[in-house]
Transfer RNA from a Phycisphaeraceae bacterium, 73 nucleotides, folded computationally.
Model confidence (mean pLDDT): 81 of 100.
It matches the Rfam family "tRNA". It is annotated as a transfer RNA.
NCBI's taxonomy places the organism under Bacteria, Pseudomonadati, Planctomycetota, Phycisphaerales, Phycisphaeraceae.
RNA sequence: GGGGCGGUAGCUCAGCUGGGAGAGCGACGGCUUUGCAAGCCGUAGGUCGCCGGUUCGAUCCCGGUCCGCUCCA
Numbered sequence: 001g002g003g004g005c006g007g008u009a010g011c012u013c014a015g016c017u018g019g020g021a022g023a024g025c026g027a028c029g030g031c032u033u034u035g036c037a038a039g040c041c042g043u044a045g046g047u048c049g050c051c052g053g054u055u056c057g058a059u060c061c062c063g064g065u066c067c068g069c070u071c072c073a
Base pairs, nucleotide, nucleotide: 001072002071003070004069005068006067007066010025011024012023013022019056027043028042029041030040031039049065050064051063052062053061
C1' cells in the first nucleotide's frame, strides 16, 4: 500500500428485504423477606465511529475518512 470482517445502551451483542432503535447482563426504584440472596414488576440510559450524498424517510444504500482484528505484498 491492497483485500476481508467489525465499530449500535455501562458490558456482550441482535437488528436478513430502507419506515417501531432492541435483548441479555449491569444500574436505579417498587413488591416479596425479620434481614440478605433469589424471584417478579417497572424506570432511566443511545449524535447507530465521524463527514457528506441519494431518498418523502438511512443503523441499513453510495462516496470519503478514523479506529480495531485478520490475510496478502